This is a predicted structure of a 290-nucleotide RNA (Bacterial RNase P class A) from Methylobacillus sp. The sequence is in RNAcentral, with records from ENA. The prediction has a mean pLDDT of 75. The model forms 94% of the base pairs in the Rfam consensus. It is recorded under the gene name rnpB. Lineage of the source: Bacteria > Betaproteobacteria > Nitrosomonadales > Methylophilaceae > Methylobacillus.
RNA sequence: GAAGCUGGCCAGACAGUCGCUGCCCGUGUGAGCGGGGAGAGGAAAGUCCGGGCUCCGCAGAGCAGGAUGACGGCUAACGGCCGUACGCCGUGAGGUGAGGAACAGGGCCACAGAGACGAGCGUAUUAAGUUACGGUGAAACGCGGCAACCUCCAUCCGGAGCAAGACCAAAUAGGGGAACGAUGGCGUGGCUCGCGCCGUUCCCGGGUAGGUCGCUUGAGCGUCAGGUAACGAAACGCCUAGAGGAAUGACUGUCCACGACAGAACCCGGCUUACCGGCCAGCUUCUCUU
Numbered sequence: 001g002a003a004g005c006u007g008g009c010c011a012g013a014c015a016g017u018c019g020c021u022g023c024c025c026g027u028g029u030g031a032g033c034g035g036g037g038a039g040a041g042g043a044a045a046g047u048c049c050g051g052g053c054u055c056c057g058c059a060g061a062g063c064a065g066g067a068u069g070a071c072g073g074c075u076a077a078c079g080g081c082c083g084u085a086c087g088c089c090g091u092g093a094g095g096u097g098a099g100g101a102a103c104a105g106g107g108c109c110a111c112a113g114a115g116a117c118g119a120g121c122g123u124a125u126u127a128a129g130u131u132a133c134g135g136u137g138a139a140a141c142g143c144g145g146c147a148a149c150c151u152c153c154a155u156c157c158g159g160a161g162c163a164a165g166a167c168c169a170a171a172u173a174g175g176g177g178a179a180c181g182a183u184g185g186c187g188u189g190g191c192u193c194g195c196g197c198c199g200u201u202c203c204c205g206g207g208u209a210g211g212u213c214g215c216u217u218g219a220g221c222g223u224c225a226g227g228u229a230a231c232g233a234a235a236c237g238c239c240u241a242g243a244g245g246a247a248u249g250a251c252u253g254u255c256c257a258c259g260a261c262a263g264a265a266c267c268c269g270g271c272u273u274a275c276c277g278g279c280c281a282g283c284u285u286c287u288c289u290u
Base pairs, nucleotide, nucleotide: 001286002285003284004283005282006281007280008279009278010277012255013254014253015252016251017250018249020039021038023036024035025034026033027032041261045272046271048270049269050268051267052266053161054160055159056158065157066156067155068154069153070084071083072082073081074080086097087096088095089094100152101151105150106149107146108145109144117142121134122133123132124131165213166212167211168210175204176203177202178201179200180199184198185197186196187195188194220238221237222236223235226231256259
């Protein structure tokens, strides 16, 4: 110098003006006004795994069904991650892997081969399926191979999901109760009693509209002992959207390498998928120069 491998980081920059959604401070009886500060991502996505949280007979047992499967570890948990051994790929740095059981049972074994798991077949031999041998094939009679065919074994899994769920609570209709009133009207009935319905006011209950909570301080992040690593104790420091028909935007100026995929909706750990490009660190192979 070229070509690569692994890991990490960034995702146009700066300034101004006008808005939008929360928060804080001041002021005001209030409506409001003034000031300050915050406001999408590495994947917010797919909803594929695992958990927290909530409700459902608090969740026990069995059946069915599903998932996983070397060994050791990490973790709240996992089908995730890390390490090691082994197989495969690569000159290498590295990448990748579907891995328990085949004397519990069923099923299958391409091509070749007479015959492929059932026994037998061919040749020779023997008193005798008695003994010996076998071209092909991964495997030829024997405790053969395949479980990425069913199955068995071990371990794990209750269901539904923030439209979960909790609280407050108009109006209208209907329900329950009490009081009042003409002792009234209507129905039943020949009549009386009785029974049912009809009025006004108040209360109760459930609960709709609407409002509040759940809602963002959390298995959080950083430094750090320890550990090969995943991870991570104590201590110290930090606060990082919380809306809800749903804000996070628009315009102007300057500059550059001219800007990809994309948009929170209860939260978190993973996996997968999409993505213009750029930066950093460690390492490998080849070539050149000294």